Context: one part of a larger RNA
RNA sequence: GAUUGAACGCUGGCGGCACGCCUAACACAUGCAAGUCGAGCGGUAACAGAGAGAAGCUUGCUUCUCUGCUGACGAGCGGCGGACGGGUGAGUAAUGCGUGGGAAUCUGCCCCUAGGCGGGGGACAACCCGGGGAAACUCGGGCUAAUACCGCAUAAUGUCUACGGACCAAAGCCGGGGACCUUCGGGCCUGGCACCUAGGGAUGAGCCCACGUCGAAUUAGCUUGUUGGUGAGGUAAAGGCUCACCAAGGCAACGAUUCGUAGCUGGUUUGAGAGGAUGAUCAGCCACACUGGGACUGAGACACGGCCCAGACUCCUACGGGAGGCAGCAGUGGGGAAUAUUGGACAAUGGGGGAAACCCUGAUCCAGCGAUGCCGCGUGUGUGAAGAAGGCUCUAGGGUUGUAAAGCACUUUCAGUAGUGAAGAAUGAUAUUGCGGUUAAUACCCGCAGUAAGUGACGUUAGCUACAGAAGAAGCACCGGCUAACUCCGUGCCAGCAGCCGCGGUAAUACGGAGGGUGCAAGCGUUAAUC
Repeated sequence: GAUUGAACGCUGGCGGCACGCCUAACACAUGCAAGUCGAGCGGUAACAGAGAGAAGCUUGCUUCUCUGCUGACGAGCGGCGGACGGGUGAGUAAUGCGUGGGAAUCUGCCCCUAGGCGGGGGACAACCCGGGGAAACUCGGGCUAAUACCGCAUAAUGUCUACGGACCAAAGCCGGGGACCUUCGGGCCUGGCACCUAGGGAUGAGCCCACGUCGAAUUAGCUUGUUGGUGAGGUAAAGGCUCACCAAGGCAACGAUUCGUAGCUGGUUUGAGAGGAUGAUCAGCCACACUGGGACUGAGACACGGCCCAGACUCCUACGGGAGGCAGCAGUGGGGAAUAUUGGACAAUGGGGGAAACCCUGAUCCAGCGAUGCCGCGUGUGUGAAGAAGGCUCUAGGGUUGUAAAGCACUUUCAGUAGUGAAGAAUGAUAUUGCGGUUAAUACCCGCAGUAAGUGACGUUAGCUACAGAAGAAGCACCGGCUAACUCCGUGCCAGCAGCCGCGGUAAUACGGAGGGUGCAAGCGUUAAUC
């Protein structure tokens, strides 16, 4: 000199863009953070409508009851999603990360291709009845639906194979409709979505190898599933991954093993570079989710807001037994030099579910707080010498503060008040028109183009206009040398200063105050840290 996720002191006008628990991976009150689908299903607890019945009367309203009939929908069965998104850095020195290769794999949703979607069955919730329990919850009996579950059929380019053969699937739902049939439900035709089996792709994931990746030798030897083989098991998959048997190997001074420290990287910072330091925010990967262990489900987890066991802690209890996990967003206590609101909205972007409308989304977008940083703007402009008064100083003449002020003439950024007012919002969604595709079809549905009415949390938005008035807006550090900037008074090796050299013992440019000056400026200094 540059830099910082900074803190402290003094001071503090506005805006934009960023950033904000580095410490206790300490403990957490409260609310929210993952749901959705009625176009899978049986249904109807709530709300609204309709119909029927009854009562009251004000004679067309009110109340009550019934009917899932309709819009919808609590709980339940079922599907998809809760493996993403969000947080943290405890562990990890290599099961990690970075770069470059590899073969023995899987991959829901998505895209392309080929084919299929036939015919049956028995349950279990909800519900009803009964029982236990303080609660959490739970037990028994009975009824019932499905895209839930299970057989049968069909079966190859699929799997297995001794090459003869053997084996394996599925589910429906919603629109529209001219003939024909009908038990009047529909069949049938057709479109869309879904389903099943294969092949390919894309994406994502698992695995292997090489090289690189902190310090200590006051850590020198380490290793028995250890190193390799055969066979078997296991996995989606190679493999001591596991097991039986056999062999006795394997690693290490090019640092094994042990100990300490640490998430890694793109980057960030400094530097002319080489290099050093670092790994906040943003992005990629990894690991973790109160501590330890385990599996289940699933395409995917050994699963932050799932399950089971053990432990510590907290809470409820009728003492028999139960409940919980903020390293999600806010917030609380604690720790600390130190780090924010128990805010708004799904309008946009993205994600989950759904055919869609839409619902959910503390992701996200915004707002609030903080000079924490960077950047921009302002705190007025011109004129004004009697060089006013006052202050300071003085050789008492003067000098300086100083064009500074006052005065005169202007301007009005920003802040304030009032008004006006984009863009983020339309390739999306809804309705409708035209054309094309599909089709038996001028239905429906899909695609393209057009039109219409709407959709904004921010928001008192940005910007613009008007109004009034210099009006509301400057401090901090320093002035012995390094180092830009000097005098007076006080003090008298005292009080004190100090980054280094060093100042102070009676004229201190070095202490304290004042006047003046210098430097930066909404900041300025100090401390800490890195180069």